A computed fold for a 349-nucleotide part of an RNA from an uncultured Campylobacterota bacterium, annotated as small-subunit ribosomal RNA, central domain. The RNAcentral record of the full RNA draws on ENA and SILVA.

Context: one part of a larger RNA
């Protein structure tokens, strides 16, 4: 290399756009680059392989033959691939309509709790726990009431729902703004699909400048429990946890399940459009597009997947090759930094 894999055994890249490659609907001409067939010319000799022939015989020598599966010309073939021409609507995209959605960015509002403070009214104990005990209270606490403050988070609805290419999105209204789905078939006439580099989002933590700090909390303190307790439990508490700008770039980033297309029983839900029926209803049935349960047939080591396939093809791309050592050294790219990324080998079993 080839094979052979890639939900759970090693392995789908966190995820999208996208360059080169690669692969690419339907029809008719027309080329003859691939392809395919005949001729020629070459393909040195020796060797291999065939038939033969000489040393007594092999080994070895020697004559013929075959073969050199290749290349070049040259004549021919056109079913596929390809290049060029003209059409085409089924893929793809644009258009018109009316609907759904925590899709995404500012921005302004609203209750409801938490804590802080101000005043009341009151009096002697709140807190905590398995029991405590540090704490907080006669300088008057907890608890009740009014009022202010100030930051986060948005109960109910809410669901196996919806959205989003993933991370993820959830009070409520404006504003602006992506993208799906559906129906009309109006236009464009393969404009596709993947996608090595590259580019762009990417949860928590964590950095840097400024903001801001309700509650929660690593770290640290104290009380406790233990044989000790660098922990579980309590009390308290700072980074952070918010916001803006600008880094980082990683997760069991999971469906552990790459993306596209086509084709392959069924039934029961749930969503979002559309239609048609009548009995006009919380109604039936159809269809198309999403999300689910459950099950042939096929698959699978088995669990199990199954029209949202792990089926049954086909394009393209990404990884895998025994355990450790190691996702580590070294270099090299990025990074303020913590690191990330790319990624061995000795030696072992």
């Nucleotide at each position: 290399c080839u094979g052979g894999g890639c939900g759970u055994a090693a392995a789908g890249c966190g995820u999208g756009c996208g360059u080169a490659g690669g692969c690419g609907g339907c029809c008719u001409g027309u080329u003859a680059a691939g392809u395919c067939a005949g001729a020629u010319g070459u393909g040195a000799a020796a060797g291999c392989c065939c038939c033969g022939g000489g040393c007594u015989u092999a080994a070895c020598c020697u004559g013929g033959g075959a073969a050199c599966u290749g290349c070049a010309u040259c004549u021919g073939a056109u079913a596929c691939u390809g290049g060029g021409a003209g059409g085409c609507u089924a893929g793809a995209a644009u258009g018109u309509g009316g609907g759904a959605g925590a899709g995404g960015a500012a921005g302004a509002u609203g209750g409801a709790a938490u804590u802080a403070g101000u005043u009341g009214u009151g009096u002697a104990g709140g807190g905590g726990u398995a029991a405590a005990a540090u704490c907080c209270g006669u300088a008057g606490a907890g608890a009740u009431a009014a009022c202010u403050a100030g930051g986060a988070a948005u109960a109910c609805c809410a669901a196996a729902a919806g959205c989003g290419a993933a991370g993820g999105c959830a009070a409520u209204c404006u504003u602006c703004u992506g993208g799906a789905a559906c129906a009309c078939u109006a236009c464009u006439g393969a404009c596709g699909c993947u996608g090595a580099g590259g580019c762009g989002c990417g949860a928590a933590a964590g950095c840097g400048u400024g903001g801001g700090g309700a509650g929660c909390a690593a770290a640290c303190a104290g009380g406790a429990u233990u044989a000790g307790a660098u922990a579980c439990c309590c009390u308290g508490g700072u980074a952070g946890u918010c916001c803006a700008c600008g880094c980082c770039c990683u997760a069991a980033a999971c469906g552990a399940u790459g993306a596209a297309u086509g084709u392959u029983a069924g039934u029961c839900g749930u969503c979002g459009g559309a239609c048609a029926g009548c009995u006009u209803g919380u109604c039936u049935g159809u269809u198309c597009g999403g999300u689910g349960a459950u099950g042939c047939a096929g698959c699978u080591a088995a669990c199990g997947c199954a029209u949202u396939a792990a089926a049954c093809a086909u394009u393209c791309c990404g990884c895998c090759u025994g355990g450790g050592g190691a996702g580590u050294a070294c270099g090299g790219u990025c990074g303020c930094a913590a690191g990330a990324u790319u990624a061995a080998a000795a030696c072992u079993c």